The RNA shown here (c-di-GMP-I-GGC riboswitch aptamer) has 88 nucleotides and comes from Hydrogenibacillus schlegelii. Taxonomically the source falls in Hydrogenibacillus (Bacteria, Bacilli, Thermicanales, Thermicanaceae).

[in-house]
RNA sequence: GACGACAAAGGCACACCAUCCGAAAGGAUGGGCCGCAAAGCCGUGAGCCUACGGCGGCGCGUCCGCUAUGGCUGUCUGGCUGCCGAAU
Numbered sequence: 001g002a003c004g005a006c007a008a009a010g011g012c013a014c015a016c017c018a019u020c021c022g023a024a025a026g027g028a029u030g031g032g033c034c035g036c037a038a039a040g041c042c043g044u045g046a047g048c049c050u051a052c053g054g055c056g057g058c059g060c061g062u063c064c065g066c067u068a069u070g071g072c073u074g075u076c077u078g079g080c081u082g083c084c085g086a087a088u
Base pairs, nucleotide, nucleotide: 002088003085004084011036012035016031017030018029019028020027021026034074040080041079042078045076046075047072048071049070053067054066055065056064057063058061
């Protein structure tokens, strides 16, 4: 350095619930504890979600389609940083 144990110390916190913010996706705080060795930070590229607004359509509606500048990072990838030390 790779690697990652029925190890030790500590950390994070899915679903769900409450309150608040948001048109929505989603987010914040608290609870929670499915999981996580980077589930720490960034948010490039891909992917995915949403559609207030915008554009288009005709069936003129509580309608349909397209659209990210809005989001997710606990989907993958990339960058930066980092605790511990069994085996190999």